Transfer RNA from a Nitrososphaerales archaeon, 74 nucleotides, folded computationally. The organism belongs to Nitrososphaerales, within Archaea. Its mean pLDDT, the model's own confidence on a scale to 100, is 83. Its Rfam family is "tRNA". Rfam's curators write: Transfer RNA (tRNA) molecules are approximately 80 nucleotides in length. The sequence is in RNAcentral, with records from ENA.

């Protein structure tokens, strides 16, 4: 230098194929239960979807460029 994969709540990831309300588990806060704690159950908060631009009525998902991480080729 070139090629491939990844980047989404605090953490681990789904959702991209086929554009149309941003989700799950764990964690956190509050509540129920209990003599109390844990477990269990319920509720709540938490996301510029890596950054910038483009196409589109509409983008996490399509197109272009860039950054960071991993792998490969030379």
């Nucleotide at each position: 230098g070139c090629c491939c994969c990844g980047a989404u709540g605090g953490c681990u990831c789904a959702g991209u194929c086929u554009g149309g309300u941003a989700g799950a588990g764990c964690g956190a806060g509050c509540g129920c239960c209990u003599c109390g704690u844990a477990a269990g159950c319920g509720c709540u908060a938490a996301g510029u979807c890596g950054c910038g631009g483009g196409a589109u009525c509409g983008a996490a998902g399509c197109c272009c460029g860039c950054u960071c991480g991993g792998g490969g080729c030379u």